[in-house]
RNA sequence: AUUAGAGUUUGAUCCUGGCUCAGAUUGAACGCUGGCGGCAUGCCUUACACAUGCAAGUCGAACGGCAGCACGGGAGCAAUCCUGGUGGCGAGUGGCGAACGGGUGAGUAAUACAUCGGAACGUGCCCAGUAGUGGGGGAUAACCCGGCGAAAGCCGGACUAAUACCGCAUACGACCUACGGGUGAAAGCAGGGGAUCGCAGGACCUUGCGCUAUCGGAGCGGCCGAUGUCAGAUUAGCUUGUUGGUGGGGUAAAAGCCUACCAAGGCGACGAUCUGUAGCUGGUCUGAGAGGACGACCAGCCACACUGGGACUGAGACACGGCCCAGACUCCUACGGGAGGCAGCAGUGGGGAAUUUUGGACAAUGGGCGCAAGCCUGAUCCAGCCAUGCCGCGUGCGGGAAGAAGGCCUUCGGGUUGUAAACCGCUUUUGUCAGGGAAGAAACGCUCCGGGUUAAUACCUCGGAGUAAUGACGGUACCUGAAGAAUAAGCACCGGCUAACUACGUGCCAGCAGCCGCGGUAAUACGGAGGGUGCAAACGUUGCUCGGAAUCACUGGGCGUAAAGCGCACGUAGGCGGCCUUGUAAGUUGGAUGUGAAAGCCCUGGGCUCAACCCAGGAAGUGCAUCCAAAACUGCAUGGCUUGAGUACCGGAGGGUUCAGAGAAUUCCUGGUGUAGAGGUGAAAUUCGUAGAUAUCAGGAGGAAUACCAGUGGCGAAGGCGCUGAACUGGACGGUCACUGACGCUGAGGUGCGAAAGCGUGGGUAGCAAACAGGAUUAGAUACCCUGGUAGUCCACGCCGUAAACGAUGAGUGCUAGGCGGUGGGAGAUUUUGACCCUCUCGCUGUCGAAGCUAACGCGUUAAGCACUCCGCCUGGGGAGUACGGUCGCAAGACUAAAACUCAAAGGAAUUGACGGGGGCCCGCACAAGCGGUGGAGUAUGUGGUUUAAUUCGACGCAACGCGCAGAACCUUACCUGGGUUAAAUCCAGCGGAACCUGGCCGAAAAGCUGGGGUGCCCUUCGGGGAAUCGCUGCGAAGGUGCUGCAUGGCUGUCGUCAGCUCGUGUCGUGAGAUGUUGGGUUAAGUCCCGCAACGAGCGCAACCCCUAUCGCCAGUUGCCAUCAUUCAGUUGGGAACUCUGGCGAGACUGCCGGCCAAAACCGGAGGAAGGUGGGGAUGACGUCAAGUCCUCAUGGCCCUUAUGCCCAGGGCUACACACGUGCUACAAUGGCUGGUACAAAGAGCCGCUAACCCGUGAGGGUGCGCUAAUCUCAAAAAACCAGUCUCAGUUCGGAUUGGAGUCUGCAACUCGACUCCAUGAAGCUGGAAUCGCUAGUAAUCGGAGAUCAGCACGCUCCGGUGAAUACGUUCCCGGGCCUUGUACACACCGCCCGUCACACCAUGGGAGUCGGUUGCUCCAGAAGUAGUUAUCCCAACCCGCAAGGGAAGGAGAUUACCAAGGAGUGAUCGGUGACUGGGGUGAAGUCGUAACAGGUAACCAAU
Repeated sequence: AUUAGAGUUUGAUCCUGGCUCAGAUUGAACGCUGGCGGCAUGCCUUACACAUGCAAGUCGAACGGCAGCACGGGAGCAAUCCUGGUGGCGAGUGGCGAACGGGUGAGUAAUACAUCGGAACGUGCCCAGUAGUGGGGGAUAACCCGGCGAAAGCCGGACUAAUACCGCAUACGACCUACGGGUGAAAGCAGGGGAUCGCAGGACCUUGCGCUAUCGGAGCGGCCGAUGUCAGAUUAGCUUGUUGGUGGGGUAAAAGCCUACCAAGGCGACGAUCUGUAGCUGGUCUGAGAGGACGACCAGCCACACUGGGACUGAGACACGGCCCAGACUCCUACGGGAGGCAGCAGUGGGGAAUUUUGGACAAUGGGCGCAAGCCUGAUCCAGCCAUGCCGCGUGCGGGAAGAAGGCCUUCGGGUUGUAAACCGCUUUUGUCAGGGAAGAAACGCUCCGGGUUAAUACCUCGGAGUAAUGACGGUACCUGAAGAAUAAGCACCGGCUAACUACGUGCCAGCAGCCGCGGUAAUACGGAGGGUGCAAACGUUGCUCGGAAUCACUGGGCGUAAAGCGCACGUAGGCGGCCUUGUAAGUUGGAUGUGAAAGCCCUGGGCUCAACCCAGGAAGUGCAUCCAAAACUGCAUGGCUUGAGUACCGGAGGGUUCAGAGAAUUCCUGGUGUAGAGGUGAAAUUCGUAGAUAUCAGGAGGAAUACCAGUGGCGAAGGCGCUGAACUGGACGGUCACUGACGCUGAGGUGCGAAAGCGUGGGUAGCAAACAGGAUUAGAUACCCUGGUAGUCCACGCCGUAAACGAUGAGUGCUAGGCGGUGGGAGAUUUUGACCCUCUCGCUGUCGAAGCUAACGCGUUAAGCACUCCGCCUGGGGAGUACGGUCGCAAGACUAAAACUCAAAGGAAUUGACGGGGGCCCGCACAAGCGGUGGAGUAUGUGGUUUAAUUCGACGCAACGCGCAGAACCUUACCUGGGUUAAAUCCAGCGGAACCUGGCCGAAAAGCUGGGGUGCCCUUCGGGGAAUCGCUGCGAAGGUGCUGCAUGGCUGUCGUCAGCUCGUGUCGUGAGAUGUUGGGUUAAGUCCCGCAACGAGCGCAACCCCUAUCGCCAGUUGCCAUCAUUCAGUUGGGAACUCUGGCGAGACUGCCGGCCAAAACCGGAGGAAGGUGGGGAUGACGUCAAGUCCUCAUGGCCCUUAUGCCCAGGGCUACACACGUGCUACAAUGGCUGGUACAAAGAGCCGCUAACCCGUGAGGGUGCGCUAAUCUCAAAAAACCAGUCUCAGUUCGGAUUGGAGUCUGCAACUCGACUCCAUGAAGCUGGAAUCGCUAGUAAUCGGAGAUCAGCACGCUCCGGUGAAUACGUUCCCGGGCCUUGUACACACCGCCCGUCACACCAUGGGAGUCGGUUGCUCCAGAAGUAGUUAUCCCAACCCGCAAGGGAAGGAGAUUACCAAGGAGUGAUCGGUGACUGGGGUGAAGUCGUAACAGGUAACCAAU
């Protein structure tokens, strides 16, 4: 000093694992916005091309001179001319500099850089020392003359100087040397000057600056070594000056640096060579760190300067603003020829998302030249532009509630914006104006003083004092004053992650999105708005980097099932390695020294008002080198040891290999017996068989495999190995404890082995059996099943080299509880010493388990525990174990092994459900056993469809369809056509009239028009006002069977009256969850009992409620009548017994007995009216189906408002080719018809039921008693029973349809009612596939009543009468409950999901080719240049010579060698493109099938 997580796979969980986010950073860019200042930064892209200006000059104290300027002088009237005399100075000679400074990062993976070392070097200017600086010579530019050229420029002639050039002399030291000797220098200029000398210049002396030689130093540079420095092995071999030596050459210097000869080396798996990429470092960003990424600005080094090559000059260059050549490009040209190089500063074009002014100044710092003044300096210092970054400041502060207006929301009350504003008071940073005003600037210079030098008071120099001048920035910073809140806020976000929510618009559209995901009419997720949150002169977005990511794991991960152990072994290199001794000191540890540049980071202090920024000091720099020390550990060396390892001897066990042999079985052949079938299947057929099969007997042939023993038994490294005997052979094990003495473990490459299938050659072939053929199955069936059948399976030899080659678990060693087996040995004990048993021990092999581990499952001395050693492998899914390349292979193919693109998952284990053509147990009219129906006919009714102006709407498997509708002629009514319309209610305001009653006209009606009667109550100033009520007008509002049941409430259906559904606490599990609720029994029941890490509880079940069955008590009318009386009649008297009515009670509880039993319970029995829930009803758990209903009602939202509201008339809902559901009536004799006779229950009735009587064939009509009902009425019950008739037929069955005539209800029966009578007399003779109900007072059958209702019932609901059959049983169908199992399902099997084909898009492989880049090799060629040679030519200095001339040296030319560009050929490699082609990926609703998950043939792997 220091470590944070979140979202996303699932119904949920844990794990694995990827993707994404929050952070920091930036040379940034883009969008929107923008007040000020300080400090920084600013072409990351085309090392692309560049107009223009500037960026390296300076020295007159080196020189000859003098074009231009100024001064002086001279001439001249003047214009002007002359004059280097002075200041100075263009051009020139010469010196120094130009090799620094500045730019850029193309190249470069090592000729580089970093760190540390080294020896064989150079060095201008600078410092210090030593010694010199003597005397000569010959040229040459400038200038002048002439000439060529468009220009650039060049040529010739003549003159001249030097610190230019060249000799001579001298040589302390230097260099060479054969140690005798030899070689080689220089330059002057300026200032001053006393003496001396000189005609004079001056000599001379001196000072300073130079010059020469040399020795050192400093700094700088060159060279060498070690270590370190990216990726690719789909780059494995590279190298001929290559490696070394000798001679020679060469360089400042070592060296194959070069050359000749000799030798054959050198580098490489510790990665050579090749390819790609890249300037390196201090450092920067990030990170807790270790690391990772980067190398802008600043600093060090390197490289480059249009591209390539080359040298010259020089101390230094192979030279950014020098030269030569080649090339590309640009410009000028008179076409002959020339010029150029911004990767210097500005600037331009281009490229690009993108990067500034053609500014000022040398004032400061630094550099060059100079004695200096000074000049030059796009280095530098400043300014300008840009919010590009960092830092600082401001946009006001205080008060102020009527909580203003406006906005937004609202439950309409209010809330919020919000003390926010207004308003009052205060302040004045910034900005504006005005004034003042630093520091950066003291050196040099000058004056004086002192010291040094000197002959010197001169020059020069050092120190001190004084002093003039010098500022680009600059209208600076800073300070003061004035007025005045005045000049100054935006951006993003508000579904979760992630701080922040509402209304409106939109309606899977428009759009959003970092991930998950939003949007299909109520969007906190889109758009704008109000409000809020965050940051703030910024805020967001995008890109890059690090972090989070322990997601490459050194710190710090893994590999049984998630990705991951090579199929197995042997073994090379390498890595690792037992005990003891001594030594050493490579590793290791400690100390010291040097270094680790500065800047930066960190700490301390200081300076700008603070900060950023800057300054000073310290620390750090984990490194490298050297020296010293230590000796434990590792290494090395030495000597030993025996426990690791191995050897020897003894012993037993075993399916190791080869050869020989054996029996059973299948098949075939021969023969016998024998006759019609056999075979095969779910069922069949193909097939075999009367030419004799199958069956059976005998004999024979041939091939393959070895039943029983046989076993989670044995052996082997794995693959694998099974009849018997023999031969050969590897390994393991046990025992003995004799020998060796660490000989060991692992194992990259490598080598060998390696199932099945497959391949090659040659054999063999009984059975089996891919392919193939046929038969079935099927929608199809290239399958499953059947009949055949070839490769193959077998043998020999050779390949292949892969498997779910699995324990999905690499090898080795040690340690860490046990229990129970199996197998191979040994020892002991016991024993009649025979076997067994028992104990101990070594090896192998199982099972269960402790600790521990694990995500869980599980593992657990045979580890998946605890550790060590070595090897292999993994890093999201798909693409893909694929493409390309390479290696191997006869081929098939194997091994090695990517990318583009695409997705946000893919996955493991476990959990709860659901599901299964999984299993177990159990229920239900579920099946079965029965009875009766439906489906066929006619008809009623509902629905679909069709039709229509409308046929209103809803309901659609069970759970819509005689359902809403308990009753559509009008009404209902919601629909259609037409007519009409501010209909009604409430409140307020205004006006008028009280109210109210009653006519006429028109019209289909609604409506409209127009009359008549009528004035009440209270107050009054008589004008009027008020209450109530009616009408009109206005405001506000009503109304809607319009939409959304997927916005809702309520109600309802359904699973299902099924037995289930949960909770609290506890316990178990990381968790979802589990336990309880499972188990053993039992029940109709999660009913009860027992057991149990559970103990309790709740909603359900049951019971409590109603009806019904028995009895008792009470009561006795309208009901009842046994006894008494009476009558036609319980009619009346009477009775209160019975029936009945309706109140209250009793009764039934497995209580009792027996059996069985652990208990609960069950079975049987008794008693009882009733017996194990007595029968029936009501009662419907948690929930499911977005089930049904907005048209019962209520209700959010949306929609309509002279209409989607309301009123009215007529029509429609009643249509009709057809299809379906539910009923009714039938088809007949168990019947029809006629006549007669009996017995209910429950209901209803005053706008009603209606008796009796009369009329009518009848429906009904008339009249009218009684009854508001135990009183009267509806009301006759019907089937039944008795008697008669019909006699099997479309009938005396059946009644549809139609004609006629009527009745009733009702304004009104045409569309469209019911009923009656007469007539008519259809289909239909028991119903295909299929399907429904019912288990007892039930089915079946018979009638009665009611609701609705004016009328209308075959429907619905209730009531009673008569009254069965059958249930062996749970295999199967359907539905359900519990347990368990599998699962890739969770929208939950109506699930999920695979492949071809078709379409669209995307990236990619192959591809005849084609176009480029890079590069190897072989040639050709050979510019400039350097070196060599040179017989041609030229030549001042030096030498010889009187001279001519010669020599030396040099140059030109020529030539040789080397060599750039260029050209040719042939390879390698990379990239672009390419008709066509291969697969791959992606894409709401395409086609075919159904492969996988229960998956209907178990699946999978490899081969074919």